[in-house]
Context: one part of a larger RNA
Molecule: large-subunit ribosomal RNA, domain VI
Organism: bacterium
Parts: sequence; C1' cells; structure tokens
RNA sequence: CGUAGGAAGUUUGAGAGGUGCUGAUCUUAGUACGAGAGGACCGGAUUGGACGAACCGCUGGUGUAUCAGUUGUGCCGCCAGGCGCAUUGCUGAGUAGCUAUGUUCGGAUUGGAUAAGCGCUGAAAGCAUCUAAGUGCGAAACCAACCUCAAGAUGAGACUUCCAUAGAGGGUCGUCAUAGACGAUGACGUUGAUAGGCUGCAGGUAUAAAGCCGGAGACGGCAAAGCCGAGCAGUACUAAUUACCCGAUAA
Repeated sequence: CGUAGGAAGUUUGAGAGGUGCUGAUCUUAGUACGAGAGGACCGGAUUGGACGAACCGCUGGUGUAUCAGUUGUGCCGCCAGGCGCAUUGCUGAGUAGCUAUGUUCGGAUUGGAUAAGCGCUGAAAGCAUCUAAGUGCGAAACCAACCUCAAGAUGAGACUUCCAUAGAGGGUCGUCAUAGACGAUGACGUUGAUAGGCUGCAGGUAUAAAGCCGGAGACGGCAAAGCCGAGCAGUACUAAUUACCCGAUAA
C1' cells in the first nucleotide's frame, strides 16, 4: 500500500515445511522344520543407541549481581574498620537467567492408491495362460493421518461484536519485560501493583562490626549472626501527570 466504510477479536485451510531410524533381551518355543547338529516365520512384551523438540523440579556448568577468605600496594590522620588498583588481583562457594552431560516427550497407529511380486476368472488359440475385457492382495517409497506455518491464497476467504465526528479504535508520551540490534511484540499508566523503593519470604554466603567472656598471644566463644537477595508476595512512598495527534461513505 492492497484486500471498495472503519475497527476489535475468533477462525477455515489452498499451499509449504517437519517427522519417518534402529539394536538387543524375554516370550511364543527349544515349538514348526531337521536323522542330527542346529533352529525359525507370524505375534506379544521389555530395555537401549543415535537423532529431534520442549523444559530447569533433580544432577551439574556458567553466573565480571552476591557472600566469604586472602596477598601486595595507595588512600580514608593513626588503631580498628573500609575503599581503589593489581586478569573479576587471587581463591572458595553461589540465587535468578541461560544451559547439557540433566529431565520429559516423539518416530507410532490407521486408511487410500500402488511397485516388484503373487493371484482369481478368462479368451484370442475348444487346451493352457495373472491380461487382452474384468477383478483381488501386495512395500520404510506416494497420498492422507501426526506436528508447525499459512488469506499478499491480489483467487486477498469465513464468523461474531463494535463505531458515525458528542467519534469505535489506534498512535505520540511515560513505567516496563515473558519481548528486543532499531522498529516491532507484549504488560501497565492512579478506576493503577508497570518499574523502582520499603516490608516479609524462598534462596546464597557462612558466625559482621562494637561490646563482653576465655586465653600470655595468635585465636576461640556469646551468635545461622551480618551482608546480599536478578526470584515470590504484600504495600501507592516515588515515577507512569497534564495533554496532543491520527481516525470511517450508514455509499
């Protein structure tokens, strides 16, 4: 921009893409078969591999948010306590998020039409013949079925509801994230929990400082404290103010 008024929702599916794998064990059954040695088809069950999708409750990874320990040095006048720099200084842990090596799930089944092949009936050709007329079975291939996208499918579909300038709806703007390069998408804008703050909790670190006690002292204890808390709740304290713009043909 189109889809011959403008919107908000819900859809149909032309078409396109994806999936499609496979082992072993048990059983049927030491059965059929076979002199024996050996040893099935068909069917049923279990458990793997590789591959794929989703997810983070578990096991782990990362985690330059966080917590703790610690070295050197500079600074905060000094002690104590801290901060800066040294690869995040180094080291040990680690929430959320993101993740695989972790977890769950998938390939199935069924139908249609067939290939090779196997047939039925059956002439040409009194026989025979699956084929010439007719007709059946038959594969991981094909078409559906399963999953995803999908009306720019310009062939632009369908359904429901709303709106007439006193205007449906949308945008600008602001607070943001389940979204994200930017647009876009989604949530919210006081009739409000959208983000921050505050409070509480899950969770992480691991027993803060000061004081007191013990010890000659290093240090230990009083004390799971202190600090943090991307997660989950609650709470209008702060910021989402005011406002502006676009917007239709009752043909």